[in-house]
Annotation: The prediction has a mean pLDDT of 87. Predicted 3D model of a 266-nucleotide part of an RNA (large-subunit ribosomal RNA, domain VI) from a Dehalococcoidia bacterium.
Context: one part of a larger RNA
């Protein structure tokens, strides 16, 4: 660009691609069947395995943004208590994300034309004969079904809603006047993201930050006191600290603007 005005939403499915694996046990039944041993078709059940997908509530790993603990050096005049630095110094834990070793689900049922193959009627050919006219059955395979994109599906579908003027003029087109629904720019952001792009937003607002509150983590903070010579213990104390979580609150910052799309549509 196009889909014969624009625009926002919702869908139908031509057509494409995923994916359809398998195992052991129990019933049916110790029947049917064999002389025993042995042991079924068919149904109908549970449970792995392999394979994928989702997710992270549990369990676990990570968790150089969160807390302790401890080494040696410096430095904050000393003490105390901290700062740097030594692979994040080491060391033991951990939120959120993210992830599998972790959950959950799927791999299903019922069709449909068939293959090898097996019949029914049944003639050429008085018989015979699944075949030659006709009519059954048959497979993890094919076709659908199941899930997933999908109208540039140029046969370019559908359905809701919403926009958009007057004058001369049959139209087309001049003038005026008018810039619509909507969209972007541009700014805060992540559930999204390499970058576009998506999504939540933009003061009529919880987007983000901060700040309250809460939860998690870590594990009794600092000071002071009280005993001990002292090391260090208790008391204040589940104390202080707390990332990336869940909330509330316009306090910071999403200001103000700008552009693009026209006028009923060969």
């Nucleotide at each position: 660009c196009a889909u014969a005005g624009g625009a926002g939403a919702u869908u139908u499915g031509a057509g494409g691609g995923a994916a359809u694996c398998u195992g052991u046990c129990c019933c049916u039944a110790g029947u049917a069947c064999g002389a025993a041993a042995g042991g079924a078709c068919c149904g109908g059940g549970a449970u792995g395995g392999g394979u994928g997908a989702a997710u992270c509530u549990c369990u676990a790993g990570u968790g150089a943004u969160c807390c302790a603990g401890u080494u040696g050096u410096u430095c904050c005049g000393c003490c105390a208590g901290g700062g740097g630095c030594a692979u994040u110094g080491c060391u033991g834990g951990g939120u959120a994300g993210c992830u599998a070793c972790a959950u959950u689900c799927a791999u299903u049922c019922a069709g449909g034309a068939u293959a090898a193959c097996c019949g029914c009627u049944g003639a050429a050919a008085g018989c015979a004969u699944a075949u030659a006219a006709g009519c059954g059955g048959g497979a993890a395979g094919c076709c659908a079904a199941u899930c997933c994109c999908a109208a540039g599906a140029u046969a370019a579908a559908a359905u809701c809603u919403c926009c958009c003027u007057c004058a001369c003029u049959c139209c087309c087109g001049u003038g005026a006047c008018u810039a619509a629904a909507g969209a972007c720019c541009c700014c805060u952001u992540g559930u999204a993201g390499a970058c576009g792009a998506c999504a939540a937003g933009g003061u009529u607002g919880a987007u983000a930050g901060g700040c309250u509150g809460g939860g998690u983590g870590u594990g009794u903070a600092a000071g002071c006191a009280u005993g001990g010579u002292a090391a260090c213990a208790u008391g204040u104390u589940g104390a202080g600290c707390u990332a990336a979580c869940c909330a509330g609150u316009a306090c910071u910052a999403a200001u103000c603007g700008g552009u693009c799309g026209u006028g009923a549509g060969c």